[in-house]
Context: one part of a larger RNA
RNA sequence: CUGCGCGUAAAGGGCGCGUACGCCGCAGGAUAAGUCAGAUGUGAAAUUCCGGGGCUCAACCCCGGAGCUGCAUUUGAAACUCUCUUGCUAGAGGACAGUUAGGGUAAACGGAAUUCCACGUGUAGCGGUGAAAUGCGUAGAUAUGUGGAAGAACACCAGUGGUGAAGACGGUUUUCUGGGCUGGAACUGACGCUGAGGCGCGGGAGCUAGGGGAGCAAACAGGAUUAGAUACCCUGGUAGUCCUAGCCGUAAACGAUGCAUACUGGAUGUAGGGAGGCUCAACCCUUAUUGUAUCGGAGCUAACGCGUUAAGUAUGCCGCCUGGGGAGUACGCCCGCAAGGGUGAAACUC
Numbered sequence: 001c002u003g004c005g006c007g008u009a010a011a012g013g014g015c016g017c018g019u020a021c022g023c024c025g026c027a028g029g030a031u032a033a034g035u036c037a038g039a040u041g042u043g044a045a046a047u048u049c050c051g052g053g054g055c056u057c058a059a060c061c062c063c064g065g066a067g068c069u070g071c072a073u074u075u076g077a078a079a080c081u082c083u084c085u086u087g088c089u090a091g092a093g094g095a096c097a098g099u100u101a102g103g104g105u106a107a108a109c110g111g112a113a114u115u116c117c118a119c120g121u122g123u124a125g126c127g128g129u130g131a132a133a134u135g136c137g138u139a140g141a142u143a144u145g146u147g148g149a150a151g152a153a154c155a156c157c158a159g160u161g162g163u164g165a166a167g168a169c170g171g172u173u174u175u176c177u178g179g180g181c182u183g184g185a186a187c188u189g190a191c192g193c194u195g196a197g198g199c200g201c202g203g204g205a206g207c208u209a210g211g212g213g214a215g216c217a218a219a220c221a222g223g224a225u226u227a228g229a230u231a232c233c234c235u236g237g238u239a240g241u242c243c244u245a246g247c248c249g250u251a252a253a254c255g256a257u258g259c260a261u262a263c264u265g266g267a268u269g270u271a272g273g274g275a276g277g278c279u280c281a282a283c284c285c286u287u288a289u290u291g292u293a294u295c296g297g298a299g300c301u302a303a304c305g306c307g308u309u310a311a312g313u314a315u316g317c318c319g320c321c322u323g324g325g326g327a328g329u330a331c332g333c334c335c336g337c338a339a340g341g342g343u344g345a346a347a348c349u350c
Stems, first nucleotide, its partner, number of pairs: 005320002007304002012318001014201004022193002025088006033081002035077008048066007091191001092188002096183005103177002106174004110154001114150008125136002162169002206247006215241002220236004258317006266295007274287004299306002323350003332343004
């Protein structure tokens, strides 16, 4: 080393694209690098092991044999791996036809609500709470009617429903654009899988510049509560929330479950397209499939639970873990305008 693990105990990278490396379908042929077998040479002695022997024994010493698992040369074998070559179509791609969705992008439009403004009606309260008060109101509020302005978000539909790699995506219409699924199998002929570095995307908060600002609302102010109340509750309220351009690069970025492929009993929903049956048709039924969800068998699991969407059985590749605290800290380096981020210890201590 063979032979630990990563849903919840430490441990899956936030997500994708992709370089190197690693791994890679079926059939025939060639070579013989790996591999296997034989031979030859070498592998000093001592040491080691086995069998004997000598010091009274042993340690120690002596003799003989084995071994020294290696290297080189050479002769062969050709299943497997590599390489070369000739083909193939089951993987992968894919013209064509159809279908699907809040996938992305930019623009235009719409109604409800909220606040504000103007005018009308109208009069003493409104608002708020556990109860109040601060606050607003006779300079006419709240309520109600008409008209106008602004910004933000899109009720119902709406669903363990859909789409996307993830973050995420929800009014309507249009522009540009990515993906999935189905049919059929023309065409290519292993073109594949993974992916250290690298590159890109990445909620919210935050930052820079310029706009915008209705509602909400850190900070802040006031009123309450309380022993106190730098809170919870109330009245206000600024950054911010919104837009454009650029940064930041982190989250319980979660399914706390990396990606790909194959195999392994079922039951029940739901979404998409397909085939078949019935029917004039719809409805309904059956079936294979792509997603999504609940239950559950074998098996797995420390248990909880997972269970064809595996945490089952296997293979390939990547990432990560190795007692708690110190500490995701210090130092160094890289990135950032900053905030900070990435990488990431030790002493000491239990």